Predicted 3D model of a 92-nucleotide RNA (c-di-GMP-I-GGC riboswitch aptamer) from a Bacillota bacterium. The source organism's lineage runs through Bacteria, Bacillati and Bacillota. It was read from a public genome assembly, where an Rfam model found it. Rfam family: c-di-GMP-I-GGC riboswitch aptamer. Rfam links the family to the GO term cyclic-di-GMP binding. The model forms 95% of the base pairs in the Rfam consensus. Model confidence (mean pLDDT): 85 of 100.
RNA sequence: GCAGAAAAAGGCAAACUUGCUGAAAAGCAAGGACGCAAAGCUUCAGGUCUAAGGCAGGGAAUUUAGCUGUCAUGACGGCUGGGCUGCCUGGA
Numbered sequence: 001g002c003a004g005a006a007a008a009a010g011g012c013a014a015a016c017u018u019g020c021u022g023a024a025a026a027g028c029a030a031g032g033a034c035g036c037a038a039a040g041c042u043u044c045a046g047g048u049c050u051a052a053g054g055c056a057g058g059g060a061a062u063u064u065a066g067c068u069g070u071c072a073u074g075a076c077g078g079c080u081g082g083g084c085u086g087c088c089u090g091g092a
Stems, first nucleotide, its partner, number of pairs: 002090003011036002016031006034078001040084003044081003047076003053071005
């Protein structure tokens, strides 16, 4: 540096449940295992999700709220790619 997960030692933890945080997406902790050879870390690129807040419309009609559309500065690393790091084995 390339390939692989047959072996060995291990690791992580989907859905779901409970509690907490959050407007939400979602995150954290405990339980729990669908799976993962990087399902370790990282938003650099794309993608997906959410919209408290902003803008516009509609509605209301004394104001205002509920409604619709749009916008990421929010979220997802177990969506794809990239970057960094790593156990074992085999070939070079």